[in-house]
RNA sequence: AAAUAAAUAGGGCAAACCUACGGAAACGUAGUGACGCAAAGCUAUAGGGGCUAAAGCACUAUGCUAAGCCAGCCAGCUGCCGUU
Numbered sequence: 001a002a003a004u005a006a007a008u009a010g011g012g013c014a015a016a017c018c019u020a021c022g023g024a025a026a027c028g029u030a031g032u033g034a035c036g037c038a039a040a041g042c043u044a045u046a047g048g049g050g051c052u053a054a055a056g057c058a059c060u061a062u063g064c065u066a067a068g069c070c071a072g073c074c075a076g077c078u079g080c081c082g083u084u
Base pairs, nucleotide, nucleotide: 002084003083004082012037013036018031019030020029021028022027035072041077042076043075047074048073049070050069051068056064057063058062
């Protein structure tokens, strides 16, 4: 420098549930807790996909719609230790 995620060691992240706070909701933050993860690190009008529908609109018990969200759906970018 390149490749790799089989194994080993060190370390890392933290789903669901519950609690508090924020939010119309989706969801987020913190605590708790480990289902899992070799990128579960970063990127959300400006790659695809998904969730919600306050405001707005309509044919108003409802429907449509993102400028609100999701990176632990795919994708893009970057990368530690170990191994070769």